[in-house]
RNA sequence: GCGCUAGUAGUCUAAUGGCAGGACGUAACCUUCCCAAGGUUAUAAUCCGGGUUCGACCCCCGGCUAGCGCA
Numbered sequence: 001g002c003g004c005u006a007g008u009a010g011u012c013u014a015a016u017g018g019c020a021g022g023a024c025g026u027a028a029c030c031u032u033c034c035c036a037a038g039g040u041u042a043u044a045a046u047c048c049g050g051g052u053u054c055g056a057c058c059c060c061c062g063g064c065u066a067g068c069g070c071a
Stems, first nucleotide, its partner, number of pairs: 001070007010024004018054001025043006047063005
């Protein structure tokens, strides 16, 4: 330099172009003599910039980061 793959809450992980979901975590409450476990509620995310579309995590272009391969 070229090519391929990936980027979604604090962490991990889903999502046929049509309300961004689940688990862990965290906070409050319930339960208990206390702790742990359990239950209820809440919390918080699409790497960046454009384009296509009525509508984009999803499709297209460019960039950034990480990994792999070729030279």